[in-house]
């Protein structure tokens, strides 16, 4: 980052399943996404737990960074 091509993820909501939950993970499904691939480092939000101090987890599809990729018109 195009009125370009192979193609690739896959929201919400259903089922099933793990988890105190936030949520994960399979199936279906398809809002959208040029990194919606990957990483909790920062800010943010959620959950748990204390309520003296302290802390544990979740979200990468909140933003920001790191980092690896597929194509090639301007």
């Nucleotide at each position: 980052g195009a009125u370009a091509a192979c193609g690739g993820c896959a929201a919400a909501c259903c089922c099933g399943u793990c988890g105190u939950g936030a949520g994960g993970c399979g199936g279906g499904g398809g809002c959208g996404c040029a990194a919606a691939g990957c990483c909790a480092c920062g800010g943010g939000g959620c959950u748990c737990g204390a309520g003296u101090u302290a802390g544990a987890g979740c979200c990468a599809g909140c933003c920001g960074g790191g980092u690896u990729a597929c194509c090639g018109a301007a």
RNAcentral holds the sequence, with entries from MGnify. The RNA shown here (c-di-GMP-I riboswitch aptamer) has 74 nucleotides and comes from a soil metagenome. It matches the Rfam family "c-di-GMP-I riboswitch aptamer". Its family is annotated with cyclic-di-GMP binding in the Gene Ontology.